[in-house]
RNA sequence: GAGUUUGAUCCUGGCUCAGAUUGAACGCUGGCGGCAUGCCUUACACAUGCAAGUCGAACGGCAGCGCGGGGGCAACCCUGGCGGCGAGUGGCGAACGGGUGAGUAAUACAUCGGAACGUGUCCUGGAGUGGGGGAUAGCCCGGCGAAAGCCGGAUUAAUACCGCAUACGCUCUACGGAGGAAAGCGGGGGACCGAAAGGCCUCGCGCUCAAGGAGCGGCCGAUGGCGGAUUAGCUAGUUGGUGGGGUAAAGGCCCACCAAGGCGACGAUCCGUAGCUGGUCUGAGAGGACGACCAGCCACACUGGGACUGAGACACGGCCCAGACUCCUACGGGAGGCAGCAGUGGGGAAUUUUGGACAAUGGGCGAAAGCCUGAUCCAGCAAUGCCGCGUGUGUGAAGAAGGCCUUCGGGUUGUAAAGCACUUUUGUCCGGAAAGAAAACUUCGCCUCUAAUACAGGUGGAGGAUGACGGUACCGGAAGAAUAAGCACCGGCUAACUACGUGCCAGCAGCCGCGGUAAUACGUAGGGUGCAAGCGUUAAUCGGAAUUACUGGGCGUAAAGCGUGCGCAGGCGGUGAUGUAAGACCGAUGUGAAAUCCCCGGGCUUAACCUGGGAACUGCAUUGGUGACUGCAUUGCUAGAGUAUGGCAGAGGGGGGUGGAAUUCCACGUGUAGCAGUGAAAUGCGUAGAGAUGUGGAGGAACACCGAUGGCGAAGGCAGCCCCCUGGGCCAAUACUGACGCUCAUGCACGAAAGCGUGGGGAGCAAACAGGAUUAGAUACCCUGGUAGUCCACGCCCUAAACGAUGUCAACUGGUUGUUGGGGAUUCAGUUCCUUAGUAACGAAGCUAACGCGUGAAGUUGACCGCCUGGGGAGUACGGUCGCAAGAUUAAAACUCAAAGGAAUUGACGGGGACCCGCACAAGCGGUGGAUGAUGUGGAUUAAUUCGAUGCAACGCGAAAAACCUUACCUACCCUUGACAUGUAUGGAACCCUGCUGAGAGGUGGGGGUGCCCGAAAGGGAGCCAUAACACAGGUGCUGCAUGGCUGUCGUCAGCUCGUGUCGUGAGAUGUUGGGUUAAGUCCCGCAACGAGCGCAACCCUCAUCCCUAGUUGCCACCGGGUAAUGCCGAGCACUCUAGUGAAACCGCCCCGGAUAACGGGGAGGAAGGUGGGGAUGACGUCAAGUCCUCAUGGCCUUUAUGUCCAGGGCUACACACGUGCUACAAUGGUCGGUACAAACCGUCGCGAGACCGCAAGGUGGAGCUAAUCGGAAAAAGCCGGCCUCAGUUCGGAUUGGAGUCUGCAACUCGACUCCAUGAAGCUGGAAUCGCUAGUAAUCGCAGAUCAGAACGCUGCGGUGAAUACGUUCCCGGGCCUUGCACACAC
Repeated sequence: GAGUUUGAUCCUGGCUCAGAUUGAACGCUGGCGGCAUGCCUUACACAUGCAAGUCGAACGGCAGCGCGGGGGCAACCCUGGCGGCGAGUGGCGAACGGGUGAGUAAUACAUCGGAACGUGUCCUGGAGUGGGGGAUAGCCCGGCGAAAGCCGGAUUAAUACCGCAUACGCUCUACGGAGGAAAGCGGGGGACCGAAAGGCCUCGCGCUCAAGGAGCGGCCGAUGGCGGAUUAGCUAGUUGGUGGGGUAAAGGCCCACCAAGGCGACGAUCCGUAGCUGGUCUGAGAGGACGACCAGCCACACUGGGACUGAGACACGGCCCAGACUCCUACGGGAGGCAGCAGUGGGGAAUUUUGGACAAUGGGCGAAAGCCUGAUCCAGCAAUGCCGCGUGUGUGAAGAAGGCCUUCGGGUUGUAAAGCACUUUUGUCCGGAAAGAAAACUUCGCCUCUAAUACAGGUGGAGGAUGACGGUACCGGAAGAAUAAGCACCGGCUAACUACGUGCCAGCAGCCGCGGUAAUACGUAGGGUGCAAGCGUUAAUCGGAAUUACUGGGCGUAAAGCGUGCGCAGGCGGUGAUGUAAGACCGAUGUGAAAUCCCCGGGCUUAACCUGGGAACUGCAUUGGUGACUGCAUUGCUAGAGUAUGGCAGAGGGGGGUGGAAUUCCACGUGUAGCAGUGAAAUGCGUAGAGAUGUGGAGGAACACCGAUGGCGAAGGCAGCCCCCUGGGCCAAUACUGACGCUCAUGCACGAAAGCGUGGGGAGCAAACAGGAUUAGAUACCCUGGUAGUCCACGCCCUAAACGAUGUCAACUGGUUGUUGGGGAUUCAGUUCCUUAGUAACGAAGCUAACGCGUGAAGUUGACCGCCUGGGGAGUACGGUCGCAAGAUUAAAACUCAAAGGAAUUGACGGGGACCCGCACAAGCGGUGGAUGAUGUGGAUUAAUUCGAUGCAACGCGAAAAACCUUACCUACCCUUGACAUGUAUGGAACCCUGCUGAGAGGUGGGGGUGCCCGAAAGGGAGCCAUAACACAGGUGCUGCAUGGCUGUCGUCAGCUCGUGUCGUGAGAUGUUGGGUUAAGUCCCGCAACGAGCGCAACCCUCAUCCCUAGUUGCCACCGGGUAAUGCCGAGCACUCUAGUGAAACCGCCCCGGAUAACGGGGAGGAAGGUGGGGAUGACGUCAAGUCCUCAUGGCCUUUAUGUCCAGGGCUACACACGUGCUACAAUGGUCGGUACAAACCGUCGCGAGACCGCAAGGUGGAGCUAAUCGGAAAAAGCCGGCCUCAGUUCGGAUUGGAGUCUGCAACUCGACUCCAUGAAGCUGGAAUCGCUAGUAAUCGCAGAUCAGAACGCUGCGGUGAAUACGUUCCCGGGCCUUGCACACAC
């Protein structure tokens, strides 16, 4: 920096990612070289080999080897004489080097200091090195034992051991003195001595003594570096002293005595963890984590303990004891210690060869040669890491083939490949070939020692010897693109996308999250991106994380102010002066090992790596200086703080007394049937006299009015009145003290209510409890009772939303208003102003995530304390402390989630509020729900009962017509380029008539026939049919949750938005809210808004009035003619009407109301009055609403079938349930007869008159009509008259029997209608529920679409023609504003 809480926003806050790193491991892959690194786990156990020896110039000697000599024919024997040397004595070393990190929180480490010490070898100078003695290993002999080993005897040497002498600068001392050493070996040799050995001299090495040094080691102190207080007290050698002992040395290190100390909140003691450091990783730094490799120190060496030797050890490859384990054994007894190098087993995710060499560096011994050296130097194994190189380079478009995708055009892989031309690093082969090596040694000079040209040492020259690595690095040559690329990822974070498969499966995933049939997220492929001999994953550390905040955070509401005060330690502290110099600052000196990091150089071809120099190591110590600041000391001051004096207010606290009202109870009187209680009741009280009322009495508790965002108190809290005791505060003016102050861990005190203990008290109220209700239940809410308790005294408890959710103190920073206490000034005033201490409201700057805070800060600062660090688990468990108990306090972890949360925004919602509307309720009228049948649906049934529609918004819906067809379903029978379309080829015109077979589709024959256009012809073309093969057709198959289009619904509700501006960090707000008004976001006014768009309204159609125009098929007033009668005819177009154009209505006029507005109420006029009635018209959007079966369409599926054709059946079935309509149940009726008045629509494949036949359905027949002409056509209810008389009827018509008519190829399943007969249920319908506000409901008929036929449905038309609306409390739905919200797939 990013992702992730939300519908969106800002904030808080956690989780996660991108980076760097590693002694790593795992997966896939793997060409080379250089340099590094390699048991982090079981300080688990170890086979085997090696890792510490060396010196013969210390010694006696000689087992073995070689040489020499002697003997022997030979085999062989003898001989330490020589080279040398096993074992042994002796010396030095073995305390180094190498390993490991178990222990250790200080006996350790780091840094800086200190005094009371030791020191082999080494260096320096000094002194000495005389003379004796006795043993002992070995060898030899003997014995024991399985072995390891041991014992005895005899003999022997020394630089082994012991005396004597001498001795200082040594030690001790009573200052008289006393004590204490030593070892020789080798080289050389002139003189002298000696029989010889040798003496002697000299050189070298050694030895002894004391002293000094260097380096090393031991000891002491200060400071520094882990966690836990759920470890708070620890300590008897403990702390100190005196005197001893002990040590190399100080010291309770040890001992005796004496004293009673010592350590600890600046964290003792205890527990856990841990080797420490230089440094390493990370980080901008400060920090954080770590302590592999390299280097310094420490500790350890199977576990525990102990000492010996020694200069040095309490000793890795020494000893003794104990223990565990392993091995050998003759069972008696012995042996061992890889945390050395290799290696083995085991453990583990995991870590190498039982290699070479002492050539170099270093170490031990030695005079040296040399020997030893798993230290070391090399090699081997491992991509474990870092670094470098390579796997080719150039050219090459027909953009090849193949792959993948595709909109089928193409795109991409891709200059990539091939091809052509080059190069040769690496690898392979051949050849050459280093540096690392110089000392030692030999020799020649010079110097020192010396008698010396010996020896030895120093220095210079020359010579030749020595290489594990290794024929390695490196160089040259040859052939040849030849030998060499993978891994992860591609939804966002995060660079990189498509196809197929899969279908919440398989799987992915670091976080968010993908996958339920179109997955850029799974798997595969193509392509792409990143890194590259590696790439990913896992683990781990730091970073990002300002997410423990020193640098650098917070605490009103997000986590977080202790309930409040007092106050010790601690922290901080006003002002002047002087001194000091602890802090601080400046300088110098010492130290801060090397390596590392950094800078500048150098060496490997470069780099990594190695190396020279510098800087740095921010630290510590010592020392010199300064005196501003802090500290300390001394002395002043008065502004902080306090004291005194005078006033003031107050429910401040404690104790004592006292008052009235009210409740309850008791007694008596009056009095009678109820009272009480609730939403309604009941339990309860009452005729044994309640309640009511009057009088008197008892007792307890609380104090109406005043009373208030008023007062007091640290908080909790405090209220009738009076008295006593007592704390604090405020104000005014002076005087005094002189920093006496602020805060405060631990501590102490106070601390509502409830609760606990003891004893009182108990009126009312009232947990628990009982009863009555409510309820599905009701362990509740409501009611009737009622005990603890509430009250008092004393003692506990110690917690609260103990809240201003805001710690205390101090300073500073604009104001306004109210109120309480005090003071001052002023006014005629009870007025006004100023000041101080409180307490409220609003607000500037500023702050805040916002809300908000705002001199009473949440502003700007300072001091001190407390607290927080994701949510849950959990303020829980365990432990401690407190408590009589209840419990309080302190206070985790495992596990689990990716959030939890704050503030604000927009919606939705609320059995929240305000306003308004709607046949929403109410007021009415008529229905449904009950009956029969019709129709649709569910269910069940079926071979099939095709499919869809399912709350409103499916259910007389798609379907404005299922007998066949329709038809999609079922059962059979058939067809396969197909019933239908296009393309290719061939043939034929098409077509017509007809036989057989079959249920039909179909199958199979016979006959006839040759057109149209162009062209002279040949031939060609259009169109049709048949055949063949292949592309393809076809699908009412799936997905309406992949879609278009169309539709329903909220809703004809009044809303939904935008631009610019403004406000807000932002989501958003404003506008659109407000006051009125409207049917309306309709209009007016106001307003940080101003405008605009889609909706509303209007424009459109129709009805209602009139004018004009036009009069036939319409009309008939006037004129004429005619009839039994009729606009029948002439004439006419006046009227009606038809169908075109116009007019008319706009709150225009008047009055009133309103804000002078919008608008509303009333009135006039008018055919119509306030959108005149009706229709069409449906904003942004909601419901993944409906439809893939109208149509279109992506994807999937099917292709001799899910396609096509055909016959029959089914969609019409039926215990049942629901919806919608019909007819009724009757007299406002039924029936019979007579009679009147419509509108709209339809008709030539049709409507069909008059006439005749039939009881009728209907038939015969056909005038007229392509329709204002003819027809359907009779309108019905109505009106007039007759009968019926309340009945299952002259109501009602189902059902059934019989007989018919019509349509149609065909009425069996399964049509409608007619006649005769039959005459079922039903007497107005439970809970519930629907429609309707006027030409409406109700009621009456008419027509049409579909249609061969078949409406009670649907769509239209007219006739007759009501009732009611007080009103908006309630139910339902909707609109606007507001409020709450833990909802947002939104109750």